Predicted 3D model of a 349-nucleotide part of an RNA (small-subunit ribosomal RNA, central domain) from an uncultured bacterium. The prediction has a mean pLDDT of 88. It matches the Rfam family "Bacterial small subunit ribosomal RNA". Rfam links the family to the GO terms ribosome and structural constituent of ribosome. The full RNA is in RNAcentral, with records from ENA and SILVA.
[in-house]
Context: one part of a larger RNA
């Protein structure tokens, strides 16, 4: 490279915008670039292949035809794809108008409970912990309990294989600012789509860089215990961190371990947000988008997937190619650093 693949056997980039390129709905007309047919020229020899001869055969040599799979060029052909023109919309895409659900983001203010401290009261001997203890708290009055404050975190109940978001994620309540989806309506515009190498933008947690904060929690640390030992699980305490601002990292079992778009392929039971109808006014039907369960053909190695495909296709991109070495070395980018990203190979089995 061809092939063949990519839930779990190697193997979907963590997610998004997009550029360049590929790839693209109906009709008509044109063009003849691709494409197809002819016809020319050219495609030295040798060498491959066929068939013949010559060496006593054979390698070898000889003649001969095929064959050179291309390219140049000319005459045609027009269904397909491609340039050009004009045109079309009830389907692709977008705009409009009306209605709608929502932890979708960003800033600001605010409430409660609960811990934990303080400050007072009531009260007295113990309180905490475990399996059991001890460390450790407390007669300088602890642990309970009542009132008061203080401060930070984080949002019981609702809560739901609910809901949003592309992904990470995203849960008191207010309001401000803003982003997306859905429906119904069909006014508009008329292929404007899709996908997307380099790029570029978010991107959990932990980590770093200044400066705040620091209530609980708790790497690390000390100490008790446990054990033959215990650099552990357990207790007791504990600092970084968790939290807020800005500014780095850019990686995760970043997972539905399934890239993205479109069509097409029995059903049946949930739930969430529209619509329409239709009565018995809270049900049934239909329908359009989600999200879950089961289950047919079909697929799979099984497991299983199955209208939210792992079925049938077609487009685009990304990644695999035997197991260790290795995501490791070197080198080049990026980064304060930690380290990321790109990525061999000796050698081994």
């Nucleotide at each position: 490279c061809u092939g063949g693949g990519c839930g779990u056997a190697a193997a979907g980039c963590g997610c998004g915008c997009g550029u360049a390129g590929g790839c693209g709905g109906g009709u008509c007309g044109u063009u003849a670039a691709g494409u197809c047919g002819g016809g020319g020229g050219u495609g030295a020899a040798a060498u491959c292949c066929u068939g013949a001869g010559g060496c006593u055969c054979a390698a070898c040599c000889u003649c001969a035809g095929a064959a050179c799979u291309g390219c140049c060029u000319u005459c045609g052909a027009u269904a397909c794809u491609g340039g050009c023109g004009a045109c079309c919309u009830u389907g692709g895409a977008g705009u409009c108008c009306g209605g709608g659900a929502g932890a979708g983001g960003u800033g600001a203010g605010u409430g409660g409970a609960a811990u934990u401290c303080c400050u007072a009261g009531u009260g007295u001997a113990g309180a905490g912990g475990u399996g059991a203890a001890a460390u450790u708290c407390g007669u300088a009055g602890a642990u309970a309990u009542u009132a008061g404050g203080a401060a930070g975190a984080a949002c019981a109940c609702c809560a739901g294989u609910g809901g949003c978001g592309a992904a990470g994620g995203c849960g008191g309540c207010u309001c401000a600012c803003u982003g997306g989806c859905c429906c119904g309506g069909u006014a508009c515009u008329g292929a404007c789509g899709c996908u997307c190498a380099u790029g570029u933008g978010c991107g959990a947690a932990a980590g770093c860089g200044u400066g705040g904060g620091g209530a609980g929690c708790a790497a690390a640390c000390a100490g008790g215990a446990u054990u033959a030992g215990a650099u552990a699980c357990c207790c007791u305490g504990g600092u970084a961190g968790u939290c807020c601002a800005c500014g780095c990292c850019g990686u995760a079992a970043a997972c539905g371990a399934u890239g993205g778009a479109u069509g097409c392929u029995a059903g049946c039971c949930g739930u969430c947000g529209g619509g329409c109808a239709g009565c018995u006014u809270g049900c049934u039907g239909c329908u359009c988008g989600g999200u879950g369960g089961c289950g047919c053909a079909g697929c799979u190695a099984a497991c299983g997937c199955a209208u939210u495909a792992a079925g049938c296709a077609u487009c685009c991109c990304g990644c695999c190619u035997g197991g260790g070495g290795a995501g490791u070395a070197c080198g080049g980018u990026c980064g304060c650093a930690a380290g990321a990203u790109u990525a061999a190979a000796a050698c081994u089995c």